[in-house]
């Protein structure tokens, strides 16, 4: 210096929106078991409040998707050349592939605080490379 692992730190943006349900006598998301299955459902348990669902508005820095130049290939055309074959050259051309982000989409996620958070540097450990 670099790769991986661990630890702690810094870290933006956007409604504390409205409605309904729910606060331990405990909702929903989610998970597990049973029953049933054409359709879908039903029941029990866990889950357990910084809550869930729906609607409108908004954000971009978990994650995810998209693409520019360039490069590669094919088609078409052009020039030149050979006894013949071009492994070749060129193109304001067409098609396909590849191709980055902090750009973009806003699927997911998020919109007081907490949590999360791209990215940044720090400490420690293990390896590799160099001096």
């Nucleotide at each position: 210096g670099u790769u991986c692992c661990g630890c702690a730190g810094g870290g933006a943006g956007a409604g504390c929106g409205c409605a309904u349900c729910g606060a331990a006598g405990g909702a929903a998301a989610g998970g597990g078991g049973g029953c049933g299955u054409a359709c879908c459902g039903u029941u029990c348990c866990c889950g357990c409040a910084g809550g869930a669902u729906g609607c409108c508005g908004c954000c971009g820095a978990a994650g995810a998707g998209g693409c520019a130049a360039g490069c590669c290939g094919a088609a078409u055309c052009c020039a030149g050349g050979u006894a013949g074959u071009c492994g070749g050259g060129g193109a304001u051309u067409u098609c396909g592939g590849u191709g980055a982000a902090a750009c973009u989409u806003u699927c997911a996620g998020g919109c007081a605080g907490a949590a999360g958070g791209a990215c940044c540097g720090g400490c420690g450990g293990a390896g590799c490379a160099g001096g």